[in-house]
Order: sequence, then structure tokens, then C1' cells
RNA sequence: GUCCCCGUCGUCUAGUCUGGCCAAGGACAUAGGUCUUUCAAGCCUAGAACACGGGUUCAAAUCCCGUCGGGGACG
Repeated sequence: GUCCCCGUCGUCUAGUCUGGCCAAGGACAUAGGUCUUUCAAGCCUAGAACACGGGUUCAAAUCCCGUCGGGGACG
């Protein structure tokens, strides 16, 4: 330099291919409650995310373009 893959709550991850279901779901963690003599476990509840900019569209996490970051292949 060329090409490919990836970027979503604090962490890990589903959803993207085939745009639309409520406001992006789940696990762990955190906070509160419940239970218990107490703690843990269990149960209930809560907060928390689509890397950034632009475009297409009635509608974009999803499609297109660019940028940034991470990883890989080739030279």
C1' cells in the first nucleotide's frame, strides 16, 4: 500500500444476511426490596448500550459512502 473481519449497557453477548412487532433482548456484575438470627443462595424490581459523520427511505443497530479504533492476510 491492497484486501478481509470486527466495533451494541460496567463486562460478555443476541439481533444485521431478509430494514418495521413495546421503548434494542439475555447472562454476569451493581443498587433496592423479600427471605434468613446473620451472610450467601433463591425470588422480585431498577438503572445502564447500537464507535463517529453523512446519505437512501415513510421508517436504519441493520442498506450505501467516508472517518476513527482493533484484529488478520498478501506484498
A computed fold for a 75-nucleotide RNA from a Pseudomonadota bacterium, annotated as transfer RNA. Model confidence (mean pLDDT): 81 of 100. NCBI's taxonomy places the organism under Bacteria, Pseudomonadati, Pseudomonadota. Its Rfam family is "tRNA". It is annotated as a transfer RNA. About the family: Transfer RNA (tRNA) molecules are approximately 80 nucleotides in length. The RNAcentral record of the sequence draws on ENA.